[in-house]
Fluoride riboswitch aptamer (crcB RNA motif) from an Elusimicrobiota bacterium, 62 nucleotides, folded computationally. Lineage of the source: Bacteria > Pseudomonadati > Elusimicrobiota. RNAcentral holds the sequence, with entries from Ribocentre.
RNA sequence: GGGUCGUACGGCGAUGGAGUUCGCCACAACCGCCCGCGGGGGCUGAUGACUCCUACCGAAAA
Numbered sequence: 001g002g003g004u005c006g007u008a009c010g011g012c013g014a015u016g017g018a019g020u021u022c023g024c025c026a027c028a029a030c031c032g033c034c035c036g037c038g039g040g041g042g043c044u045g046a047u048g049a050c051u052c053c054u055a056c057c058g059a060a061a062a
Base pairs, nucleotide, nucleotide: 010025011024012023013022016053017052018051019050020049021048032043033042034041035040
């Protein structure tokens, strides 16, 4: 200097909470997409996935 193992009952997976499950991570994992040289402009979703709750948006009924 490089690699590997443990530290993981921990942390993380584009905005909140809970359960289940999957994946990733030791300074990392993670920090959305499109257009544009840049300035800047446009767009989707509270999930990694499923279920429930909350918030938000749209439509209809009472």